[in-house]
RNA sequence: GACAAUGCUGUCUAGGGUUCCGUUGACGAGUGUAAAGUCAAGGCUGGUCCGAGAGACGGCGUAUGGCAGAAGCUUGAAAGAGCAGGCCGCCAUAUGACACGGAAGGAUAAAAGCCUGGGAGAU
Repeated sequence: GACAAUGCUGUCUAGGGUUCCGUUGACGAGUGUAAAGUCAAGGCUGGUCCGAGAGACGGCGUAUGGCAGAAGCUUGAAAGAGCAGGCCGCCAUAUGACACGGAAGGAUAAAAGCCUGGGAGAU
């Protein structure tokens, strides 16, 4: 300097906001209370929702090894023996270690540890 299955995905979590629900507050008949309704609040515990490369647990895939084993080849009169043994299937193992990181922009209602991005940069 180059290469890449340092893969793909599901359910969650840390985290995140505010469309919807709920919550809280204000307004709300001439007065009091107050329904519907309107407005405001995420400096509202929450439900729905979003959600990790550097979080968790699964599934798939991939790689390697094994099991099983067809066609084929050799030998043999035959039975059989030997060689070789792909795909699919099943099983096991690995898929690791490491991983500091902006600003800015993007999506959605909105934000984020989301996406750009294991990027730029730093070591």
Molecule: Guanidine-I riboswitch aptamer